A computed fold for a 375-nucleotide RNA from a Deltaproteobacteria bacterium, annotated as Bacterial RNase P class A. Its Rfam family is "Bacterial RNase P class A". Rfam's curators write: Ribonuclease P (RNase P) is a ubiquitous endoribonuclease, found in archaea, bacteria and eukarya as well as chloroplasts and mitochondria. The coordinates come from a structure-prediction model, not an experiment, and the mean pLDDT is 79. Taxonomically the source falls in Myxococcia (Bacteria, Pseudomonadati, Myxococcota). The sequence was found by an Rfam model in a public genome assembly. Of the family's consensus pairs, 98% are formed in the model.
């Protein structure tokens, strides 16, 4: 120089002209005028969690759902931090759906004798018969070390032993179980010993275990105004309780005199909710960090629309890219560079709010890793 990993940040500024809109003020209303504000880091996805609102209390259980290594943080979370283990990468680093298969039930094509307590295809050994002998053949018994099939064959290598073999025995190794010592809050790490004990994989398969979970949602909810049509039909009931109590079912508890279903009609208007908070910023302290505590200060002229405003044009500056480049630095490789010309500017639009996650994308900066070159 180049290629990467990671962390936080920016997302243009100013002016003029015209346009839209919130608040406050002037104006009799109005018209109009003045002042002052007006899109994001993701506003996206709607994936999680909550604040808030309503359901009398949200009581017990079942079903259902979520999380799943340890410790901590948080209002909470399926989130974040630190770590342990595993996998990937030369590395900086990244990812993890990371409890249990010896509780049970499933699944693992094909090939193969045999894939959960399996198995004898080719083989190896012993006995008997046949055969002049041998070879070969037939029958019986033993075997799983060798070969083959397969992704995987019921531990591996070696020695002994055996009729031939086999953890059958032994040494070493791997795994499993038990036990002891050291470090750590812990997950776990390191080390010693014993037992020949040898149990495939899969739980993002059903399942088991541990912990957690009322529900519905701003189209929540509160208020105001207005209009109309019910001589409509059916069923059940009035304390022997119909019906109702905001995901499903059961129990409990509560309300309860009218209720449920169908048919038909009216209103689909307005105000609030609507932005001051688990808030932002500076400093100090604790902590590896996430984060926590203290203190000061800021936002009351704050974006608050409701078919949905926040825009357009011009100029200058700034930023990025390309070409040229006076000049400068350096031993070198190389670097900086005033100025000029040409061009470019991504993803994208609030709708109750907040904490996260995921996805899309332009620019510069810091730290770290690796290759090459130069000294």
């Nucleotide at each position: 120089u180049g290629a990467g990993u990671u962390a936080a940040c920016c997302a243009g500024a100013c002016a003029a002209u015209c346009g839209c809109u919130g608040g406050c003020c002037c104006g009799c209303a109005a018209a109009g005028g003045g002042c002052u504000g007006g899109a994001g880091g993701a506003a996206a996805g709607u994936c999680c969690g909550a604040a808030c609102a309503c359901c009398a209390c949200a009581g017990g259980g079942c079903a259902g759902g979520g999380u799943g290594c340890u410790c901590c943080a948080u209002a909470a979370c399926g989130u974040g931090g630190a770590g342990u283990c595993g996998c990937g990468g030369u590395g900086a680093c990244g990812c993890g759906a990371a409890g249990g298969c010896a509780a049970g039930u499933g699944c693992a094509a094909c090939a193969g004798a045999g894939a959960g307590c399996a198995g004898a295809c080719c083989g190896c050994c012993c006995c008997g018969c046949u055969g002049c002998c041998a070879a070969g053949g037939c029958g019986g018994g033993g075997u799983a070390a060798g070969g083959g099939u397969g992704a995987a064959a019921c531990g591996g290598u070696g020695c002994g032993g055996u009729a031939a073999g086999a953890g059958c025995g032994c040494a070493c190794c791997a795994g499993u179980u038990c036990u002891c010592c050291g470090g750590g809050c812990g997950a776990c790490c390191g080390g010693g010993g014993a037992a020949g004990c040898u149990a495939u994989g899969u739980a993002a398969a059903c399942c088991c275990c541990a912990c957690c979970c009322g529900g519905u949602g701003c189209a929540a909810g509160a208020c105001c105004a207005a209009a109309u049509a019910g001589a409509g039909a059916a069923g059940c009931g009035a304390u022997u309780g119909a019906g109702g109590g905001c995901g499903g079912c059961c129990c409990g508890c509560c309300c309860g005199a009218g209720c449920u279903u169908c048919c038909g009609g009216g209103u689909c208007g307005g105000u609030c909710g609507c932005a001051a908070g688990a808030g932002g910023u500076g400093c100090c302290g604790g902590g590896c960090a996430g984060c926590c505590g203290g203190u000061a200060u800021c936002c009351a002229u704050a974006a608050g629309a409701u078919g949905a405003a926040u825009g357009a044009u011009u100029g200058u500056c700034g930023c990025c890219u390309g070409u040229g480049g006076a000049g400068g630095g350096g031993u070198a490789a190389c670097c900086c560079g005033a100025c000029a010309c040409a061009g470019g500017a991504a993803c994208a639009g609030a709708a109750u709010u907040c904490g996260g996650c995921u996805u899309a994308c332009g620019g510069g900066u810091g730290a770290c890793u690796c290759c090459a070159a130069c000294c």